[in-house]
Small-subunit ribosomal RNA from an uncultured rumen bacterium, 1495 nucleotides, folded computationally. The coordinates come from a structure-prediction model, not an experiment, and the mean pLDDT is 84. Its Rfam family is "Bacterial small subunit ribosomal RNA". Its family is annotated with ribosome and structural constituent of ribosome in the Gene Ontology.
RNA sequence: AGAGUUUGAUCCUGGCUCAGGAUGAACGCUGGCGGCGUGCUUAAUACAUGCAAGUCGAACGAAGUUAUCUCGCUGAGGCGAGCUUGCUCAAUUCUUGAGAUAACUUAGUGGCGGACGGGUGAGUAACGCGUGGGUAACCUGCCUUACACAGGGGGAUAACAGUUAGAAAUGACUGCUAAUACCGCAUAAGCGCACAGUAUCGCAUGAUACAGUGUGAAAAACUCCGGUGGUGUAAGAUGGACCCGCGUCUGAUUAGCUAGUUGGUGAGGUAACGGCCCACCAAGGCGACGAUCAGUAGCCGGCCUGAGAGGGUGAACGGCCACAUUGGGACUGAGACACGGCCCAAACUCCUACGGGAGGCAGCAGUAGGGAAUAUUGGACAAUGGGGGAAACCCUGAUCCAGCGACGCCGCGUGAGUGAAGAAGUAUUUCGGUACGUAAAGCUCUAUCAGCAGGGAAGAAAAUGACGGUACCUGACUAAGAAGCCCCGGCUAAAUACGUGCCAGCAGCCGCGGUAAUACGUAUGGUGCAAGCGUUAUUCGGAUUUACUGGGUGUAAAGGGAGCGUAGACGGCAUAGCAAGUCUGAAGUGAAAUGCGGGGGCUCAACCCCUGAACUGCUUUGGAAACUGUUAAGCUAGAGUGUCGGAGAGGUUAGUGGAAUUCCUAGUGUAGCGGUGAAAUGCGUAGAUAUUAGGAGGAACACCGGUGGCGAAGGCGGCUAACUGGACGAUAACUGACGUUGAGGCUCGAAAGCGUGGGGAGCAAACAGGAUUAGAUACCCUGGUAGUCCACACUGUAAACGAUGAAUGCUAGGUGUAAGAGGCAUCGACCCCUUUUGUGCCGGAGUUAACACAAUAAGCAUUCCGCCUGGGGAGUACGGCCGCAAGGUUGAAACUCAAAGGAAUUGACGGGGGCCCGCACAAGCAGCGGAGCAUGUGGUUUAAUUCGACGCAACGCGAAGAACCUUACCAGGUCUUGACAUCCAGUAAAAGCCAUAGAGAAAUGGUGUGAGCUUGCUCGAAGUGAGACAGGUGGUGCAUGGUUGUCGUCAGCUCGUGUCGUGAGAUGUUGGGUUAAGUCCCGCAACGAGCGCAACCCUUACUUUCAGUUACUAACGCGUAGAGGCGAGGACUCUGAAGGGACUGCCGGGGACAACUCGGAGGAAGGUGGGGACGACGUCAAAUCAUCAUGCCCCUUAUGGCCUGGGCUACACACGUGCUACAAUGGCCACCACAGAGAGGGGCGAACCCGCAAGGGGGAGCGGAUCUCAAAAAAGUCAUCCCAGUUCGGAUUGUGGGCUGCAACCCGCCCACAUGAAGUUGGAGUUGCUAGUAAUCGCGGAUCAGCAUGCCGCGGUGAAUACGUUCCCGGGCCUUGUACACACCGCCCGUCACACCAUGGGAGUUGGGAGCACCCGAAGUCAGUGAGGUAACCGCAAGGAGCCAGCUGCCGAAGGUGAGACCGAUGACUGGGGUGAAGUCGUAACAAGGUAACC
Repeated sequence: AGAGUUUGAUCCUGGCUCAGGAUGAACGCUGGCGGCGUGCUUAAUACAUGCAAGUCGAACGAAGUUAUCUCGCUGAGGCGAGCUUGCUCAAUUCUUGAGAUAACUUAGUGGCGGACGGGUGAGUAACGCGUGGGUAACCUGCCUUACACAGGGGGAUAACAGUUAGAAAUGACUGCUAAUACCGCAUAAGCGCACAGUAUCGCAUGAUACAGUGUGAAAAACUCCGGUGGUGUAAGAUGGACCCGCGUCUGAUUAGCUAGUUGGUGAGGUAACGGCCCACCAAGGCGACGAUCAGUAGCCGGCCUGAGAGGGUGAACGGCCACAUUGGGACUGAGACACGGCCCAAACUCCUACGGGAGGCAGCAGUAGGGAAUAUUGGACAAUGGGGGAAACCCUGAUCCAGCGACGCCGCGUGAGUGAAGAAGUAUUUCGGUACGUAAAGCUCUAUCAGCAGGGAAGAAAAUGACGGUACCUGACUAAGAAGCCCCGGCUAAAUACGUGCCAGCAGCCGCGGUAAUACGUAUGGUGCAAGCGUUAUUCGGAUUUACUGGGUGUAAAGGGAGCGUAGACGGCAUAGCAAGUCUGAAGUGAAAUGCGGGGGCUCAACCCCUGAACUGCUUUGGAAACUGUUAAGCUAGAGUGUCGGAGAGGUUAGUGGAAUUCCUAGUGUAGCGGUGAAAUGCGUAGAUAUUAGGAGGAACACCGGUGGCGAAGGCGGCUAACUGGACGAUAACUGACGUUGAGGCUCGAAAGCGUGGGGAGCAAACAGGAUUAGAUACCCUGGUAGUCCACACUGUAAACGAUGAAUGCUAGGUGUAAGAGGCAUCGACCCCUUUUGUGCCGGAGUUAACACAAUAAGCAUUCCGCCUGGGGAGUACGGCCGCAAGGUUGAAACUCAAAGGAAUUGACGGGGGCCCGCACAAGCAGCGGAGCAUGUGGUUUAAUUCGACGCAACGCGAAGAACCUUACCAGGUCUUGACAUCCAGUAAAAGCCAUAGAGAAAUGGUGUGAGCUUGCUCGAAGUGAGACAGGUGGUGCAUGGUUGUCGUCAGCUCGUGUCGUGAGAUGUUGGGUUAAGUCCCGCAACGAGCGCAACCCUUACUUUCAGUUACUAACGCGUAGAGGCGAGGACUCUGAAGGGACUGCCGGGGACAACUCGGAGGAAGGUGGGGACGACGUCAAAUCAUCAUGCCCCUUAUGGCCUGGGCUACACACGUGCUACAAUGGCCACCACAGAGAGGGGCGAACCCGCAAGGGGGAGCGGAUCUCAAAAAAGUCAUCCCAGUUCGGAUUGUGGGCUGCAACCCGCCCACAUGAAGUUGGAGUUGCUAGUAAUCGCGGAUCAGCAUGCCGCGGUGAAUACGUUCCCGGGCCUUGUACACACCGCCCGUCACACCAUGGGAGUUGGGAGCACCCGAAGUCAGUGAGGUAACCGCAAGGAGCCAGCUGCCGAAGGUGAGACCGAUGACUGGGGUGAAGUCGUAACAAGGUAACC
């Protein structure tokens, strides 16, 4: 950084798609290790269980435990002592009770903390968040600092005890008690409040300071005596509250919203301002700079992407907000309207003794559910932090760790070296090989990871380590335990084989697959990445494809139909001020983390730490004054006004004129008129048309008239008048920026249409009739109504177009035209020059994809407005607005396609044009089409009628010759290494000949036999045997080679270099002439060249030379019945070899003095002399696999081979090509001439003889200029026939023969006799031929045993016509149109029918959220009341103050009711739309598309 995809190709426009990055991902296949991160995106669904907020005994009473001490008592044991020997005293131990002391535990009172930490993103479009400010309108527990203080009292209450209600939760009553709990009193400063004052300051409400008066409010103790705690005030810090500027998604098919609403005054309320709340007053406030409404959404730092600007996103980490089952509410408190607090309502779950209660994982784990999908009911407070405490310490699912998951990022490994017999195997193969591949094996090493063993941290300041025997280190040991996934047609790196056969399947786009698939599946090989790889989803990029950076609008999508003008945007010259924008300096802020630069720490990296810059922003402030803005006062170049002037279908109204059509009346006049491609309908003897005269009526204004004029556009055309708008020229008097554009808005706006009322001649939708046609609801004709006309009103659209918005300035020229003005010229008219405005053409630069535009820009710039963003669906639906309606305007989506499109290029085509050619037409001649026959084809038939060829360019074609053979077909009989080829084995026999039965193939029997020499070996045809293989006229000519046809012997087809074009391409090759010709000449951005044309080749026409047999014979000789028969000759003819000759060379006319052409001369021949061979690039998937060759497929005791017989020869029929005729230019009889070119040995076959003949006998001669075939025929002469189905014609049939051949039945040819069909010149239509041609006449050859009307050749006789290129056909060149490129046998439209899909309407049905109105009214605050209750204070008391319950009221959630609006779902039926390989009907469009198309 681009690439693929519209086309035959090109450029452009334009969409779709791909390559890149990213992710809290998921899915498929696979999976070794470690580090660091990360893990319910869905159901803010419901939750079992455990834990997540406690702590303080140094606030308090109480209860309890332990220890010690003291005392008392009961009991037991009892050292010891005294002695009355069974009594007393008694140390000590245990037990029980009380007290004290010490340590500890704790339910309760009390304090602090449960407002932090943790979770989630439902709500919220908001001062919620971000950013920057403000508070002179505020609060702040714990903490810090400073100052001051703590005196003296009082009354209760939990706990506890008792009684009592209840299943429980939980209470009720009575009694006792403490405090750092509660309440008065005292004291009180530089504290608060009120009042008025002075000074200073502030933008203002006001603030600060000072002094004065009045008034109000404090405290708590504990102690280890160190201290800790308490109260007030002031300040700080921290945290919070409120207000403001700016920023913060989509929809206008949401345009109006708002009654506490906006403001004021006064009360209330709050920490505090405020309609925050209330009463009263006013009627405001918001909104196109988008209010309201609807939808969606937590916001940000950041994260992803991007060159950036942007776009997307808001997981984890951090800040803010909101929420805690749903909704409402307050209490407590420094702080909450409170996740693990309270009350109420609702839903749900649980317990219950049915009376009543309990609960809230969006804390950590975990469960169910949902889902494509997301983890352990783990360890520890060791660290960091938090709460409480003086502390020890306790608590802490915050946190630190561990577990699970390749979910992500990063790192490492799965070995290294050597090793060619290039092993085996696999794949492929041209069978030689090649690839996997040094890869493996083998040999030699190493040990990172994992495994085993030993040691063993830091993290911890003195102690304390969950992690953890972890990180790390060391040792021994084994190459062992560790590689997959996607892809391989192009994009895009990487290919082969097999299978499959539009099937199965693939596919991101283009597209693959219908028998040779690099695209499907598998295998081998290869590419890529790698513990991952692919897919899917989403997002940015590429996409400059919403364009700020950075797009467009003549024809691709896109200029509003036009004007006026509001808001807005933009705005001339010069001066002065201000400083909003702008520029510059400084300051504050822009949290941290992230990103970037530098450095450091984990072995590296990911990761972490430090540091710097950055954070492009906002705010404050100092300065500058050019530009924009603004203020002031000016200017005249923009704009406007005035004066003078001419031009004009500009507009409105009234009047008026002639021509024409039609109609009416009258005259003349008679049979038609009219209309068309041709007709008919129609009119006319009741007198039309025609013509003459008069009249009526309506509409439109010929000529002038013109890419002339006017108008904003639509549009405007006889003449006259009235009224009226605008532009232009000249002048430079006046105003002094008054300008430009213009969203909404207003006005105008062709035709058609609508309404009301007139009018109506012509024309003419609809309609009717006549034609045309397959049909003809059309085109053509005859009629004809709305309408067209007028007045008034509506509609508001057009291809309303220059497909080009308006305005201003600038930028080479040339040439018309319209309207003015000026100059030159003595006065004039012209001409000429200058200038302004309008309107055209050409053209340069420039622009453009090209076409084109080009001072009337689509150029260069500026300003403003409208509009566009793939095609279809669709300018449709729904909704709104407008309209009487028709309809207009605004204007989507689902779904569907990979294109749709513009310009230009090359072709092809056209019922487009021009030029030219051709037996193409015309002019002629002879035919075909009718008949009979021959032959080929189709069809039919058949056991088979083998196969191929199908417009021209198949059809007397392959086939230059089917009785058997051929032969490929059919029936039957047979063979299986085969009829044919190669290889192997062994061998001396086989073939041939004869015989047998058989249809034959074949079988059986007999006979019959090698070569070489080194003499026991070798060779060896044939046969036999086994398998490799043979064989196939089986398939595919759409897999092919080769060959051929055809356009077409048409004149074309190309290339190199140059030039032009962005390019495809063009030029050359076009043009002017000319030619048979791209033949030649001239011109020309072309110059040359190649394949074609022509020529060179063959033949024919003339001639020369040479040669002279088998040809020839003039002269000479011989000779014959005759004869070049013989000698001889080389003259002639001829033969066959080499030459000559013809070249527009010569003359004249034309032409450009050219090419060339016309005429002439000479010449055998004249303008390529005639004929032939020769066929450019290419087209038709043309023909041929059955000439041959050949890939692949198929058959292999048969689809191969052999044989006999049959068939290819069939026959209601149709077609093609021929032959013979229909007759007198003839038939027949007789006589009688004249060719050329060929063929001949398995041959041609003479003479002669026989036969009517076919033919037979015969056999001379000849491998041929010698002999034979061989007679040429028409022609000519003589005779006959006399126009008839004939003396024409010969089919058909009968009889008898001949020939070939193994064999003429199916199925040959010929002869003779007899028979004697159709046919009397052929409809529509169609073929050949332009001179030695057509026509006509015969002759020969190939094939071939035989068979020719066919084919290929040969000569004889021998015409007619061509004015000409309008038309038919084919072709060439130029040009034009095109929506065709498979190229008109093209493309393509609409209805209908069928299937599927999405969608609109729809009687309705149903659901949802939001708002409104009313009802009910919980909890609760507030207010009122408070007759009931009441410890502290006052009072001697009575009582009072205060407080509470209760009650009432306002507000008030859920709930109920109602009317609408909005959004979905669904609905009989219905409307159109889209898609679908072959359906039906027509043929609308593309060419002049056959009626130009379109709106």